[in-house]
Context: one part of a larger RNA
Order: sequence, then C1' cells, then structure tokens
RNA sequence: GCCUGCGAGUUACUUUCGUCGGCAAGGUUAAGCGCUUUAGGCGUGGAGCCGGAGGGAAACCGAGUCCGAAUAGGGCGUCAAGUCGACGGUAGUAGACCCGAAACUGCGUGAUCUAGCCAUGGCCAGGUUGAAGUGUUGGUAACACAACAUGGAGGACCGAACUCAUUGACGUUGAAAAGUCUCGGGAUGAGCUGUGGUUAGUCCGGUGAAAUGCCAAUCGAACGCAGAGAUAGCUGGUUCUCCCCGAAAUGCAUUGAGGUGCAGCGUUGCGUGUUUCGUCAUGGGGGUAGAGCACUGAAUGAGCUAGGGGGCCUACCAGCUUACUGAACUCAAUCAAACUCCGAAUACCAUGACGUGAAGCGUAGCAGUGAGACUGCGAGGGAUAAGCCCCGUGGUCAAAAGGAAAACAGUCCAGAUCGACAGCUAAGGGCCGUAAUCAUAGACUAAGUGUGAAACGAUGUGAAAUCGCGUAAACAGCCAGGAGGUUGGCUUGGAAGCAGCCACCCUUUAAAAAGUGCGUAACAGCUUACUGGCCGAAUGUGAUUUUGCGCGGAAAAUGUAAGCGGGCUAAAGUCUAUACCCGAAGCUUCGGGAUCCAUUUUAUGGAUCGGUAGGGGAGCGUCCGGUGCGCAGUGAAGCUUGAGCGUAAGCACAGGUGGAGCGCAUUGGAGUGAGAAUGCAGGC
Repeated sequence: GCCUGCGAGUUACUUUCGUCGGCAAGGUUAAGCGCUUUAGGCGUGGAGCCGGAGGGAAACCGAGUCCGAAUAGGGCGUCAAGUCGACGGUAGUAGACCCGAAACUGCGUGAUCUAGCCAUGGCCAGGUUGAAGUGUUGGUAACACAACAUGGAGGACCGAACUCAUUGACGUUGAAAAGUCUCGGGAUGAGCUGUGGUUAGUCCGGUGAAAUGCCAAUCGAACGCAGAGAUAGCUGGUUCUCCCCGAAAUGCAUUGAGGUGCAGCGUUGCGUGUUUCGUCAUGGGGGUAGAGCACUGAAUGAGCUAGGGGGCCUACCAGCUUACUGAACUCAAUCAAACUCCGAAUACCAUGACGUGAAGCGUAGCAGUGAGACUGCGAGGGAUAAGCCCCGUGGUCAAAAGGAAAACAGUCCAGAUCGACAGCUAAGGGCCGUAAUCAUAGACUAAGUGUGAAACGAUGUGAAAUCGCGUAAACAGCCAGGAGGUUGGCUUGGAAGCAGCCACCCUUUAAAAAGUGCGUAACAGCUUACUGGCCGAAUGUGAUUUUGCGCGGAAAAUGUAAGCGGGCUAAAGUCUAUACCCGAAGCUUCGGGAUCCAUUUUAUGGAUCGGUAGGGGAGCGUCCGGUGCGCAGUGAAGCUUGAGCGUAAGCACAGGUGGAGCGCAUUGGAGUGAGAAUGCAGGC
C1' cells in the first nucleotide's frame, strides 16, 4: 500500500410538542394478589397521579381575591377539555454519537541499569626522576653550611593491562535503540573493579565533586494497577436510496472574541383565509445631492476710515504730520461633515384604482448560522495606498453547473427534472489554430500603435474654427540700400548703436533703431529691424484655438514573455453605419418522469422540479422472532458467468459450482448498511 472482517445518536427515567387511538368533566391504575391455553397474556387491585378555581407570605376568602380606611384604583384570576397509551421530534439526568490528551488522586512494585554510602575481596607490565632522613669527608667556637655516598618520597614523569571518551572518518531501514577504527586523557590514586547490602517517588522522595544529572533503553517529578468511559467550548471520523423545500456568517450580552445565551433573520411543519405584494395615480413630511453666502465660521484682492506704530511739538490736556500698519464698513471673486436665503432625483408613509391570489402575514415547536468573500454605487479610517480596515445599498460566490473573459469562487451572459446526430438566440465572436462574412459603405492610424502607464515635451498626421498679410505682388529666397546731426548725455583709462545709468529727439528719405545679434582694448568689420528691385502664389502665406488617431517620456532578473499563438497594414488595428451568420445545460420543438394547484372529476390544463448547513416525506436492503403460504438430495444457502427488470437503494431468471437448508406476504424487534477516523485485527 491493497484485500477481507470489525468500527460511531444507544438505553433507562423524567419533561414538553406533534401524529394516531381509547374514554371524557373526567382520565388512569402502581406494587401486590389470582387464573390460564405461559404470552404482543387475562382478571383483580383506586393507594397514588393529572385535570376540573383562583387569589394571598399566611390565617383565610372564593368567581373572585390580594394591597388598601375604601364601595377608589391597581395586580393576578374568571372566558378556551382533559387524561391514558403507542409512535415520532426535542430537552434534562446519566460516559449519552465514536476515538483522542497532557495531567490529578489512591494503593502498590522497583537501586540486577545508574548515584551515594556500608561490609568483604581483587587489580595496577616495564622504564624514569631522586624529597626527607642517614653515613663519610670538608667546614664552624659550637651550630649552620657544602660535597660525595646512601636512601626511596610523590593526588611526581613516560607508557601497556585497566579505565575514560578529546579529534576525525565511518555508521544513520546501523553489526550496534550510542557502536567501530583512528587521534587522545588518567594509569599508587579524590585510582579501577568483583560479590553482598542500604537509601525512593508530592508532607516537593532518594542520590547528586551540581549537568535538573541519575533512580532498569522511561525523569522539571519512575513504573504498575485502580478512581476511569477523568475532562477536552479542540482536531479527526460518523456507513443505503429517492422526492419536496432550503439558510446564515447580523444586533445585544458574555473571564466574551474560532464558545455560548437572548432577540432578530431564515427555513420546515401546522393553522387561518384575513390580508399582503407589484404598477400607476393622488396626498404627505423631509433638508441629502446640487447650489448659495441671507446666518455661523473660513478666506483673497481693491477702496475708505477709526485705531496702532514712527516723526514734529509739548509741563499737562491736546495738536500737526506720514512712501508704515490697519479692523469695521463698501465693492469684486470664493470655501464648509458638525454653515443654509434655497433645494431635487430616489427612498419612506397614507389613500385609491388595476393586477396578483401558488405570494404574503400571524402563532407554536424545531434545526442550522452568528470566521464571510469579491464586485458596482454612497461615506468614513488610511496616503481621495492596499487582494487594506469599517458601515450603508444592490449583485454574484458561499450553496451554481453551462457559455464568454487563453487559463481565472466573487466580472459579463444565463439559473442544469430526464432524453434527442432538431431549431432560435444572449454575452462574446466570424483570416488560420477554432464554430461563423479574406461582408458592404465611409473615414482614421504608419506607431506592429493596436498588443501595458503619468506629468510634461514635440513644424507627426486628419478634421473644425478665428484673426492677419497677399496679383495695389504677400511668405521664403536672391540683388541692392540700411544714411546725416552723432563718438547723444552721463559714467569711464576707454564706452564710438551694442559694460552700465538717463533720455530716446531732429534731419535727408523708397527706407534706415540714439539700434536685434556676433565682434573690437576702444574704433573697425559682419548682421538684423526697415526699404526698393527680381520672382509670381486662384491647392498662397503666417499666427492662434478646439478636436480624432499616433510619437517621446518607457530600466530586471532561465527564454520571445505586456495580442492565447500563427500572423495581420486602404487591415485580420481604430471609429461610424448596415446586413448576414456562429454561439449556452437560456428559449423553442418532439418524447418521458415527479411535485403542487385547479377543474368540465380521473383525465386534461396550469405552475414548478441547481443546491451546502439544515427541515420534512417516501422507500430499498441486512439480522432475529410471531402468523399464514410455499421451495428443497429430481439439489437449499453461498460463490460465479450472462445481452433481463426497476427513477434509485436494489430485484428476478438461466447455466456452472456447491452439498443442506431457504424463500414470499404480513406483523414485531434491532449489536441494521463504510472509503476515509496518521481507525482496529488478520492476510498478502
């Protein structure tokens, strides 16, 4: 891992509700006893229980009573039939659907492992060093001291046995649940070791050269058994079928936040048959969007003034003045969730008409939910960030399959009763992959834009509009002129159109600045404005505004990689118009089924039939009984093969195998259905 078997809402008592049944102002027996045909028993037994009356703490009174002085007032009552049993649902108490802790308590068992201690034994090759002491000699006044011998001390040295475990490798389903090899430490000592004994588990035990170490591969509290099916608001699992309906993820509270209670919402069953819902009309209240500035505030500019500051004047009071400041007020232009002189659309309330009558509403019992997600719109929080947080209001998902979006819970289209090799459409599509027009007409785009992005930038290009100049010759180009007073004045070393400051006149002219830009130390020189000529635009030329489509702005990590791909350019891109077609489980057609409703009453018609949690209904099958009817050695069950039947669970039939029990109908009772629980046992 697979296969087979086992494996989870049970039972007792009590409560309440429903269905069915008995009796009914009553209903009913319990234990016990008796009988018998000994079982789905019969009889007896009325104790007791529930109901029939309530109110009060009670005495007590009673359709009333209690509080009260009360005849007031108020509270609770008076009006609705119960009770017994069977079955079903739910709740309570019990292990209460099943498996699962870590732990807690009690009583015991352990020191053959290991820690310490006690008793009694054993063991330590070989080599090295050479303490004290002693002797001799030297030495001293005597000691001291020195040398040489002798001696053999040491938690001394090197190193086997023994013991330990520092390094590295191997081993890692090992040879081994801690080892092997190698390197290494100690090796006369706080040494190693045999045997026997001793100390123990919550009154926080024992032992510990102390690591929370060790106490039998178990230690921040050993192990065994018992309490015990501890408890588990937690995780996992919970077994046949079909039919009808079908949620919630909100509020309040919570030692509450992944639990629970209540209310609400929702659903299911039942009851009622009143109303409700939708559209339209009429009538309402409102202070949102918008708008506005009349109030409350905010806020810009201008005008004007009081006041303030400065100056002059002044003993004081005053007075005069100003390149300062400046409310209020006036004018212009603005802003506001907590501003409003105003003010919608929607929504909400009421009434009426029409439509619906299956919907809605009310009540009771019961189960699920109370982690919600994204998206459109309206707000708040945040950074007018988030696949962000939090509300409101719709949608979808959740619990929804199908088509579109390449793929893609929450987007778009559309809600799957079943069958069909029939038709029409939706969103979205129609060159090829790929079903359907290389459709028609008119434009645009040149960027492969399309097929990712902003501020901003630009003689890209199309369209529209306005204003100049222009055959009295424009724009561009070419030829020529571009002068005089004057080097304007000032400044300056210089300043002559051209460093800077001031002014910016006059004259000659077709025109020419007290000078547009280069340039010079300053001049000079070049050039522009301006003027003439040449040229000759009926599709001229210049400026501005609006707008369509493009361009730049544009950098990321394996490999194109920002159209799904091929590929596409008067398109297979974009815009506009038109037609046809494709396209879904939508709709239609044909056929079948189910539920509900109606009726012309049994056959038609109408509506409905996605579905998680969950509610309700109807069935299939297994095992064991009662009753009835059957089958079976002329072959039961089981197993197996096969093309049968039923909407399904499932059920027949035939052949083979097998070799002794079995089936059908009805009724009763359950250890009654497995694929999952890191399920349990066995087999492979």

Large-subunit ribosomal RNA, domain II from a Fimbriimonadaceae bacterium, 684 nucleotides, folded computationally.
The coordinates come from a structure-prediction model, not an experiment, and the mean pLDDT is 82.
Taxonomically the source falls in Fimbriimonadaceae (Bacteria, Bacillati, Armatimonadota, Fimbriimonadales).